[in-house]
């Protein structure tokens, strides 16, 4: 001097996932920590009237919900078959949408995501009302212009 990896302390970043009050056991004993509870905010879901859906004939298939996470093409392995075909698995490429340092919008670029899980046969929308969540996981200089703001400094 670089390179990884640990661990405070700062800022930040995806998300609704922040703040405040009480609080047994029990640790501590200056204070607090703490199961579990209320409350404000935020966020999902159920839920009239209106609108919306609605028809015939075959064949095959439950529908639905939080989320950007949706559809699409190729190819490879395994079962199954006399094949066709049909399941299940892995990879790649793409693509609806979606992130990225004050904040919002537009603009032009660069670099990622494009999952995952949940309800149980059920649910269009939806005022009243009912019901529920308030996690978790990352990062280390975070381009560049324009417009209105907000802070900060003078």
């Nucleotide at each position: 001097g670089g390179g990884c990896a640990g661990c405070c302390a700062u800022c930040g970043c995806c998300g609704a996932g922040u703040c405040c009050c009480c609080g047994a056991a029990g640790c501590a004993c200056c204070a607090g920590c703490g199961a579990g509870g209320g409350g404000a905010g935020c966020c999902g879901g159920g839920g009239a009237c209106c609108c919306a859906c609605a028809u015939g004939u075959c064949c095959c298939u439950g529908g639905g919900g939080u989320g950007a996470a949706u559809c699409g093409g190729c190819c490879c392995c395994c079962u199954u078959u006399c094949a066709c075909g049909a399941g299940g698995g892995a990879g790649c490429c793409g693509u609806a949408g979606g992130a990225g340092a004050c904040c919002u919008u537009c603009c032009u670029g660069c670099u990622c995501c494009g999952a995952a899980c949940c309800c149980g046969u059920c649910a269009g929308c939806u005022a009243a009302c009912c019901c529920g969540g308030u996690a978790g996981g990352c990062g280390a200089g975070a381009g560049g212009g324009a417009a209105g703001g907000a802070a900060a400094g003078g």